[in-house]
RNA sequence: GGCGCAUAAAGGCAAACUCGUCGCGAGGCGAGGGCGCAAAGCCACGGGGCUCGAAGUAAGAGUCAGCCGGGUUGCCGUC
Numbered sequence: 001g002g003c004g005c006a007u008a009a010a011g012g013c014a015a016a017c018u019c020g021u022c023g024c025g026a027g028g029c030g031a032g033g034g035c036g037c038a039a040a041g042c043c044a045c046g047g048g049g050c051u052c053g054a055a056g057u058a059a060g061a062g063u064c065a066g067c068c069g070g071g072u073u074g075c076c077g078u079c
Stems, first nucleotide, its partner, number of pairs: 001079004012037002017032006035066001041072003045069003048064005
């Protein structure tokens, strides 16, 4: 540096749902819970979904990183 995630190893994260909490909302946080994930670590840069607002459209503001792409950091094994 490349490839791989194997009938590997050590681990990690944590969907839906429930309870609590914050938010107009999408949704966030904590606990429980595991659908799954080789980056399901981080980043809102591009696309896209969703929310608020508007309401004839649009602009704008927000949100989703477990929608896709991109950037960046990382564990183990093999060559």

The RNA shown here (c-di-GMP-I riboswitch aptamer) has 79 nucleotides and comes from an Actinomycetota bacterium.
The organism belongs to Actinomycetota, within Bacteria.
Its mean pLDDT, the model's own confidence on a scale to 100, is 81.
The model forms 95% of the base pairs in the Rfam consensus.